[in-house]
RNA sequence: AGAGUUUGAUCCUGGCUCAGAACGAACGCUGGCGGCAGGCCUAAUACAUGCAAGUCGUGCGGUAAGGUCCCUUCGGGGACCCUAGAGCGGCGAACGGGUGAGUAACAGGUGGAUAACCUACCUCUUGGUGGGGGAUAACCCUGCGAAAGCGGGGCUAAUACCGCAUGUGGUCACCCUCUCUCCGGAGAGGGUGAAGAAAGGCGCCCUUAAAGCGCCGCCAGGAGAUGGGUCCGCCUCCCAUUAGCUAGUUGGUAGGGUAAUGGCCUACCAAGGCUACGAUGGGUAGCCGGGCUGAGAGGUCGGCCGGCCACACUGGGACUGAGACACGGCCCAGACACCUACGGGUGGCAGCAGUAGGGAAUAUUGGGCAAUGGGCGAAAGCCUGACCCAGCCAUGCCGCGUGAGGGAUGAAGCCCUUCGGGGUGUAAACCUCUUUUCUGGGGGAUGAAAAAGGUAGGGAGGAAAUGCCCUACCCUUGACAGUACCCCAGGAAUAAGGGACGGCUAACUCCGUGCCAGCAGCCGCGGUAAGACGGAGGUCCCUAGCGUUGUUCGGAUUGACUGGGCGUAAAGGGAGCGCAGGCGGCUAAGUAAGUCUGAAGUGGAAGCCUGGGGCUUAACCCCAGAAGUGCUUCAGAUACUGCUUGGCUAGAGUACGCCAGAGGGAAGCGGAAUUCCGGGUGUAGCGGUGAAAUGCGUAGAUAUCCGGAGGAACACCGGUGGUGAAAACGGCUUCCUGGGGCGGUACUGACGCUCAGGCUCGAAAGCGUGGGGAGCAAACAGGAUUAGAUACCCUGGUAGUCCACGCCCUAAACGUUGUGCACUAGGUGUGGGAGGUAUCGACCCCUUCCGUGCCGUAGCUAACGCGUUAAGUGCACCGCCUGGGGAGUACGGUCGCAAGGCUGAAACUCAAAGGAAUUGACGGGGGCCCGCACAAGCGGUGGAGCAUGUGGUUUAAUUCGAGGCAACGCGAAGAACCUUACCCAGGCUUGACAUGCUGGUGGUAGGACCCCGAAAGGGGAACGACCUCAGGGGAAACUCUGAGGAGCCAGCACAGGUGCUGCAUGGCUGUCGUCAGCUCGUGUCGUGAGAUGUUGGGUUAAGUCCCGCAACGAGCGCAACCCCUGCCCUUAGUUGCCAGCGGUUCGGCCGGGCACUCUAAGGGGACUGCCCGCGAUAAGCGGGAGGAAGGUGGGGACGACGUCAAGUCAUCACGGCCCUUACGCCUGGGGCGACACACGUGCUACAAUGGCUGGUACAAAGGGUUGCGAAACCGCGAGGUGGAGCCAAUCCCAAAAAGCCAGCCUCAGUUCAGAUUGGAGUCUGCAACUCGACUCCAUGAAGUCGGAAUCGCUAGUAAUCGCGCAUCAGCCAUGGCGCGGUGAAUACGUUCCCGGGCCUUGUACACACCGCCCGUCACAUGACCCGAGCUGGGUGCACCCGAAGUCGCUGGCCCAACCCGCAAGGGAGGGAGGCGCCGAAGGUGUGCUUGGUGAGGGGGAUGAAGUCGUAACAAGGUAGCCGUACCGGAAGGUGCGGCUG
Repeated sequence: AGAGUUUGAUCCUGGCUCAGAACGAACGCUGGCGGCAGGCCUAAUACAUGCAAGUCGUGCGGUAAGGUCCCUUCGGGGACCCUAGAGCGGCGAACGGGUGAGUAACAGGUGGAUAACCUACCUCUUGGUGGGGGAUAACCCUGCGAAAGCGGGGCUAAUACCGCAUGUGGUCACCCUCUCUCCGGAGAGGGUGAAGAAAGGCGCCCUUAAAGCGCCGCCAGGAGAUGGGUCCGCCUCCCAUUAGCUAGUUGGUAGGGUAAUGGCCUACCAAGGCUACGAUGGGUAGCCGGGCUGAGAGGUCGGCCGGCCACACUGGGACUGAGACACGGCCCAGACACCUACGGGUGGCAGCAGUAGGGAAUAUUGGGCAAUGGGCGAAAGCCUGACCCAGCCAUGCCGCGUGAGGGAUGAAGCCCUUCGGGGUGUAAACCUCUUUUCUGGGGGAUGAAAAAGGUAGGGAGGAAAUGCCCUACCCUUGACAGUACCCCAGGAAUAAGGGACGGCUAACUCCGUGCCAGCAGCCGCGGUAAGACGGAGGUCCCUAGCGUUGUUCGGAUUGACUGGGCGUAAAGGGAGCGCAGGCGGCUAAGUAAGUCUGAAGUGGAAGCCUGGGGCUUAACCCCAGAAGUGCUUCAGAUACUGCUUGGCUAGAGUACGCCAGAGGGAAGCGGAAUUCCGGGUGUAGCGGUGAAAUGCGUAGAUAUCCGGAGGAACACCGGUGGUGAAAACGGCUUCCUGGGGCGGUACUGACGCUCAGGCUCGAAAGCGUGGGGAGCAAACAGGAUUAGAUACCCUGGUAGUCCACGCCCUAAACGUUGUGCACUAGGUGUGGGAGGUAUCGACCCCUUCCGUGCCGUAGCUAACGCGUUAAGUGCACCGCCUGGGGAGUACGGUCGCAAGGCUGAAACUCAAAGGAAUUGACGGGGGCCCGCACAAGCGGUGGAGCAUGUGGUUUAAUUCGAGGCAACGCGAAGAACCUUACCCAGGCUUGACAUGCUGGUGGUAGGACCCCGAAAGGGGAACGACCUCAGGGGAAACUCUGAGGAGCCAGCACAGGUGCUGCAUGGCUGUCGUCAGCUCGUGUCGUGAGAUGUUGGGUUAAGUCCCGCAACGAGCGCAACCCCUGCCCUUAGUUGCCAGCGGUUCGGCCGGGCACUCUAAGGGGACUGCCCGCGAUAAGCGGGAGGAAGGUGGGGACGACGUCAAGUCAUCACGGCCCUUACGCCUGGGGCGACACACGUGCUACAAUGGCUGGUACAAAGGGUUGCGAAACCGCGAGGUGGAGCCAAUCCCAAAAAGCCAGCCUCAGUUCAGAUUGGAGUCUGCAACUCGACUCCAUGAAGUCGGAAUCGCUAGUAAUCGCGCAUCAGCCAUGGCGCGGUGAAUACGUUCCCGGGCCUUGUACACACCGCCCGUCACAUGACCCGAGCUGGGUGCACCCGAAGUCGCUGGCCCAACCCGCAAGGGAGGGAGGCGCCGAAGGUGUGCUUGGUGAGGGGGAUGAAGUCGUAACAAGGUAGCCGUACCGGAAGGUGCGGCUG
């Protein structure tokens, strides 16, 4: 720091996704050790049990038990000592600890204020502490109660309570003086008056007491410290679909209340207060120091630690107190739970542990007060779930280990393999070494310093002692823990996993699976060779962890302050006026708010950063520094901004002169045209269309003439011309009226620009009321078209279009470009004005200002393009955008009579949606041009019969393939068996065939013959070999023995497969297409895809050639080179030929000859070379000459880059898969030949240009030795007999046929046609039943020229005629491939059909128009809206009821202290009770708001192969789109106005 993903490719826009870091986490797999930290994020749910706040006997009365002593009637009693528990009293319990519910607030943060306040304990200081009184708990007696507890009577103490005295001081009231002051007030001093305090305990000397002294207390003050209360400035989330809120409300006066200000509360008076700088309402939330992330700015979070706040079951309330409205206090209400004798009571873990529940999820009912801290105490000490430790959890961070060195061209296993090998891999084994960790044993801390006490010394003060203060020594205290740490011994011993491996992204193979199972963060993988699924081997990454999920920030400059945009991608408001707001010309002075500088205060600690230090290191901890961008105060500076004051004229405006104009409003007038009415002329049609029809017309239309009526619109001028802010404005005249331009002078003196809200204007359609209505014309009706036609076309036609008044307020309201100002090359039109020059003239020309167009420089832009009329460069202000769909929809609000407008979401869903440009392809776009493409013409097919192929059907099988053109007489150039792949049946298993290995084998291999059998095969069997070596015999031939080979047998490797995949392939082939194209190098242009070249002007059959040109060249194609053919020449002359000569049996037969024909080898010839014309003098074209041939002479071979996943695994080859006594092999038979049908290709015909009979000519190219087969003879014939000749220019097949000559037939289902069938034969072959061809006799079907439609052919062609050959025993050949004979017609032309080439244009296509794509309907799924309602939460208002409690009033009942009184009693004062205000919960009613649910309704989304149509994209077949209105199954159609995208 970026990457993936929209496209065929490109650039841009834009969203989605990934790589990073982090976490109070959770889940999956795995797990050795230690250190440090962290650990209910959910149910502020409910809680069993234990503990978490007590302490003081030196405040008080008193004391069970126990101990000692005494007495005793033995029941017990008394004294003393030491206590437990309880009580009165004091202090504490308001701290510490928990939680985050509530709270959007002076709650918090920060900085201030308090002259408006309080502060127990603590420190310092001043003064004091006198004298009395009456009670009451405990305790005793007694009553009630289940209990909790309560009542009555009696006794008693105090540092408990109450008078009185004193009263420095304090407080209050009045008076005087001084100081300060922010002018509100505050402080100090003096005088007078009033009310108004206290408590004791212990110690020392001492026998005790008193006094004194000391200590701890107490009272009244002052000061401090600490902690708080209150107030203020600034900061502090989201929603405006929350816009108005407010009655104690805002202020005042008086009073009350408080520690204290205040409307905090009450009465009265006034009518204010808050709000767009966001009040009120709703939602969410404890706030901060800080944490995470980030380059930063920022975003997000507020768990642990620290500060503040709030809360303590829920709601309300006060009491006590220095402090509370009080977590472990009280009262009331409520919910819940528990106890109960049913009468009544008790409780509050959001303290520590723990339990249930909830949840994805969060720990021990541990130890200790040793340390730190807290409460009480004089102290010892007691208490302390604060705290310190330990336990659990990989939750996180940090550290360590699971060993180290050596060890093979490299074991085994496993994996891969091209079978050679490669990988795991120095990895292991094995050798050497070490011991962190582990196990056992041993040693063993720091954390502790004190307080108190003892001893000693010193000090202040004091008369002295205790006491107080200081120092030294002694004594004593450890939960953790026998832990950390250290030592010894043992032994590699105890210790590795998780994820990933298609791209992003580091890491690849095999097998399995077969759009299945599955994966997936995005793009996407999987349909038989998957690096993407699952397993394995290997590899990569991290490591006691690794992955996944969730969340935050980042990447995302994707909300842009740093740091974005708005012509066409999302985005300029329809236009103007304009308040608030923002911004603002030149100059001077003042001021100092902003701004800048300096200083002071503050910015707590922790954290972050830097430096240093401590744990073996690190994490962690400690110390110091820096930083803390902020706030406050003071001083200073004055350039800029602001503010105040003065001046200026360049901005803006006013006056004056001139000018143009469809600018606006009103009134009037005019002519042309349509229609209607009246009249005339006139007659059969008119009208309308692609063609028609509906319609009109003999009741007289249309046409034409005259007259009249009425409404609407204003031809020509008219223009890329004018005016207006936009919408918009067009005959003429008059009146009223707005704005603008130019010119020069004077004046005002910044008066300006922009503009949220607001106001005004705002095409068309539409609405209301009333008019008007000629034409046009939604709807509607009819006629056509059509598969349909709710359309396009036609005939009619109503709203409407017009006017007045009032609404509506939208548009492709567009330059898709907000307004204003300034700056930045020009050229050329045009409208308006001024000036100059010149002139008869403003005719031209030049200059200048304003407007309106085109081209274009720089610059900008993704490109297209923009370019002084900016989309350039800047400034000011406003509006708007943030992926597509859902949706401009829903809900809410608001406006409207309505239609509807404005404002304007979410769920859900997609991985894109887009812009510009590029290359193609396509178009019922354009231009140019080809082709038997059409046309012109000839002959066919489609109808018939038959042949053949195919589909279908059938079958045991009818083997397989080929499928538009480009499958279908195709693979088949030969299916009776064979072929043959199919079916049935019978058999074989190392196999019909190849190679190798092991073992066996001489009566072996082979095998006549016999048996079974349909054959194959099986069984038997006479006979019976070959080669090499060694040895023996023999003269030799030869023979014997042994070993081996071949062969054979058995077995093992393997063979074999027309089994699958042509979508794994090679090769070959078809097709576009013999079309003229397809590319490259370098250069140039473009950000790029790409373009240029290859386009253009000509020309050609041709990218053929010429010219031009930012291109210059080149390659594959075209052409040529090759073959056949056409003319000539040369060479050659048998088997060919015969001109001349000779012979002849008359046949080139013979002699002879090679001249000719011919044969087959070589060569020549044609090149637009020549002439004329056209053309640019070019290429070339037209014509002509010559020539056998003329512009490619004719034909063939030859097929560019590529396309169709075209065809072929069944020609062959080949990867993979599959079969292996069978999917292999052999054999017999059957099938491939089936047949109700359908199609293709053909043959023969339908006849007289014919048929038949007879006669008679003329080819070419081929074939022939298991072959062609002559003559002759036999047969009607097929054929037979025969065998000459021929390995073939020699012989044979062989006759060519049409033709020609002659005859018959005479238009008829025939003397046409020949299917079919009967009979008889021939030939081939092992065999013609299924299933051959041919012959003869007989039979004689359909068919009389073929519907829609469709094919071939442009010359030696079509048509027609026969001949040959391949395959082949024969042949189903009418097929295929060749050969020659006879031999036409037509082409005006390129509009149309089909195919193609080039250029151009549009595109939403790129699998490329057989494309894309829209809407209804049907089905499924999930989300949303409405909905009669039902139901819950929150909340406003009104009223009712009204607990506790404070306050007020009352208080006839009650009361010890004080007063009067001898007393009784009374008084003062207080209380119970009562009443009242307020008041929680509750109730009633009525609103608002927000959820849940809901019959049914609505649209929308999504979902391989549903239905209907075809709206859009190419002129998309009616150009499309926008607004509006009406209509229609649906897309949509039509009207009106608008836009060009």
Molecule: small-subunit ribosomal RNA
Organism: microbial mat metagenome